[in-house]
RNA sequence: GGGCUUGUAGCUCAAUGGCAGAGCAGUCGGCUCAUAACCGAUCGGUUCCAGGUUCGAGUCCUGGCAGGCCCA
Repeated sequence: GGGCUUGUAGCUCAAUGGCAGAGCAGUCGGCUCAUAACCGAUCGGUUCCAGGUUCGAGUCCUGGCAGGCCCA
């Protein structure tokens, strides 16, 4: 330098172009002599960035940035 691929909550990951979610973590409470486990509630988002298409974009298109794999 070229090809492919990944980027979404603190972490790991979902979401057929049609309300952005789950588990874990955090916080509060329940349970327990107590801790863990378990149960309930709650908190948590610039969907990597800039444009484009569309009534509507996390998703499609273009360019860029960052990581990974392969080739040179």
Model confidence (mean pLDDT): 83 of 100. Transfer RNA from an Anaerolineae bacterium, 72 nucleotides, folded computationally. The organism belongs to Anaerolineae, within Bacteria. Rfam family: tRNA. The family's RNA type in Rfam is transfer RNA.